Model confidence (mean pLDDT): 89 of 100.
This is a predicted structure of a 94-nucleotide RNA (c-di-GMP-I riboswitch aptamer) from Candidatus Fermentithermobacillaceae bacterium UBA3907.
NCBI's taxonomy places the organism under Bacteria, Bacillati, Bacillota, Candidatus Fermentithermobacillia, Candidatus Fermentithermobacillaceae.
It matches the Rfam family "c-di-GMP-I riboswitch aptamer". Rfam links the family to the GO term cyclic-di-GMP binding.

């Protein structure tokens, strides 16, 4: 130095959920709260998952259309605490 990860030391992050805000939603941010995590630090690069406002197609509606309702499809949206990759990092037993 790399690999590795203790009944070590100093610490760190913060699930579910509650409150508030943003958002069409997924979800994000802040405060409380701790399930857990040796990268549960950063990164949306690959896979995967979530949502579907707008768009498109069908149906309803209407004299016919539009508005409207509904079903399907679809990220340009989201998740790194789903997995992998990349980058960075405290400590130091075996």
């Nucleotide at each position: 130095a790399a690999a590795c990860g203790a009944g070590a030391a100093g610490g760190g992050c913060a699930a579910a959920u509650c409150u508030g805000u943003c958002u069409a939603a997924a979800g994000a941010c802040a405060g409380g709260g701790g399930c857990g995590c040796a990268a549960a630090g950063c990164u949306a690069c690959g896979g995967g998952u979530c949502u579907a406002a707008a768009g498109u197609g069908g149906g309803g509606g209407c004299u016919a259309g539009a508005u409207c309702c509904u079903c399907a499809u679809c990220a340009u949206g989201a998740c790194c605490g789903c997995c992998g990759g990349g980058c960075u990092a405290c400590c130091g037993a075996a």